[in-house]
Source information
A computed fold for a 73-nucleotide RNA from a Dehalococcoidia bacterium, annotated as transfer RNA. Its mean pLDDT, the model's own confidence on a scale to 100, is 81.

RNA sequence: GGCCCCUUCGUCUAGUGGCCCAGGACGUGGCCCUCUCAAGGCCAAAACAGGGGUUCGACUCCCCUAGGGGCUA
Numbered sequence: 001g002g003c004c005c006c007u008u009c010g011u012c013u014a015g016u017g018g019c020c021c022a023g024g025a026c027g028u029g030g031c032c033c034u035c036u037c038a039a040g041g042c043c044a045a046a047a048c049a050g051g052g053g054u055u056c057g058a059c060u061c062c063c064c065u066a067g068g069g070g071c072u073a
Base pairs, nucleotide, nucleotide: 001072002071003070004069005068006067007066010026011025012024013023018056028044029043030042031041032040049065050064051063052062053061
């Protein structure tokens, strides 16, 4: 250099065009419980790498860029 794959809450992940207000676990915060802590229960905040395109509609399809990984020369 060429080809291929990946990028979603702080972390790990689900999602394969409309159901959705992007769900779950851990973690974090608040409340309940408890003499206190832990455990447990309830609630909350928190994410689609960036840009463009296709479409009535995009996390999802296409292109470019960035970062990471693999194969190859």